[in-house]
Context: one part of a larger RNA
RNA sequence: GUGUUGUUAAGGAACUCGGCAAAAUGGCCCCGUAACUUCGGGAGAAGGGGCGCCCAGAAAUGGGCCGCAGAGAAAAGGCUCAAGCAACUGUUUAGCAAAAACACAGGUCUAUGCGAAACCGAAAGGUGAGGUAUAUGGGCUGACGCCUGCCCGGUGCUGGAAGGUUAAGGGGAGAGGUUAGCCGCAAGGCGAAGCUUUGAACUUAAGCCCCAGUAAACGGCGGCCGUAACGAUAACGGUCCUAAGGUAGCGAAAUUCCUUGUCGGGUAAGUUCCGACCCGCACGAAAGGCGUAAUGAUUUGAGCACUGUCUCGACAACACACCCG
Numbered sequence: 001g002u003g004u005u006g007u008u009a010a011g012g013a014a015c016u017c018g019g020c021a022a023a024a025u026g027g028c029c030c031c032g033u034a035a036c037u038u039c040g041g042g043a044g045a046a047g048g049g050g051c052g053c054c055c056a057g058a059a060a061u062g063g064g065c066c067g068c069a070g071a072g073a074a075a076a077g078g079c080u081c082a083a084g085c086a087a088c089u090g091u092u093u094a095g096c097a098a099a100a101a102c103a104c105a106g107g108u109c110u111a112u113g114c115g116a117a118a119c120c121g122a123a124a125g126g127u128g129a130g131g132u133a134u135a136u137g138g139g140c141u142g143a144c145g146c147c148u149g150c151c152c153g154g155u156g157c158u159g160g161a162a163g164g165u166u167a168a169g170g171g172g173a174g175a176g177g178u179u180a181g182c183c184g185c186a187a188g189g190c191g192a193a194g195c196u197u198u199g200a201a202c203u204u205a206a207g208c209c210c211c212a213g214u215a216a217a218c219g220g221c222g223g224c225c226g227u228a229a230c231g232a233u234a235a236c237g238g239u240c241c242u243a244a245g246g247u248a249g250c251g252a253a254a255u256u257c258c259u260u261g262u263c264g265g266g267u268a269a270g271u272u273c274c275g276a277c278c279c280g281c282a283c284g285a286a287a288g289g290c291g292u293a294a295u296g297a298u299u300u301g302a303g304c305a306c307u308g309u310c311u312c313g314a315c316a317a318c319a320c321a322c323c324c325g
Stems, first nucleotide, its partner, number of pairs: 001320008010311002014309001019306001027051005036041001038143001052065005066070001078304007085296002090102002106141007118127003144291004149221003154218002156214005163209003169203002174198005181190003222240005249283001250280001261277005
């Protein structure tokens, strides 16, 4: 000097991103126990008291004894208040992330009538299932409570079939090539049948166009101007556009740029925190909205207790480094 362990006056978080680490609490019995609540909880809430040995006694209890200390060592909850998120127990990045992520019961939409849909497999065959719509697959949401607004113009899906468009196929009008033959002095011309090349009308499905429905399908949910007897604001009016112009609830939020917004609370002092306001850059209703008891090695703020985290260090033991021999 480093490490580990222990003690430490006074103060007690002043440390620090942050009480990280440490300290404190700790057992059993008794008393006592709030808000809130889904009436189960919360709860070991919190907060108090007792605890050894001997004698007497049935016991209650009474009396006595010792120590600094009687749950005498070891093992052995710190607690409270407030908020965010997720209901919960679970699951996860084997080896930097355990969470607010995943799952979940519940909700809802959708497909599927059984040789089911879906999936694996050239197929046979198999899973689904030796199941049968109270079943099985897929999507979204995610306990519970109160709810879940408007838009079907676009895209998707479902249904419809009158009309338009539309393939191969069918069909074969017509056209071309070839040449027996005919015409011609010749050059050349015409040209049946057959063969061959091509080919119009007409016929014809789904689809698309079209017509409806459908948003817990993909998605979307405005602008400008004016107006009230101070001023300000605008219940009100005008106008343009749209498929429709964001309802309830919430809101500087895990979302707010400006922003340390403004006001209130807490502190002597608070970019965090809590309660409000609403000017929502850019919340919003199953990519759910808002609440919510309980739960959480979750995140955030505050307090009590406690402490070498700190003011600010010191001392001791052990180990190592190091020094001398």

Model confidence (mean pLDDT): 89 of 100. Large-subunit ribosomal RNA, domain IV from a metagenome, 325 nucleotides, folded computationally. The RNAcentral record of the full RNA draws on SILVA.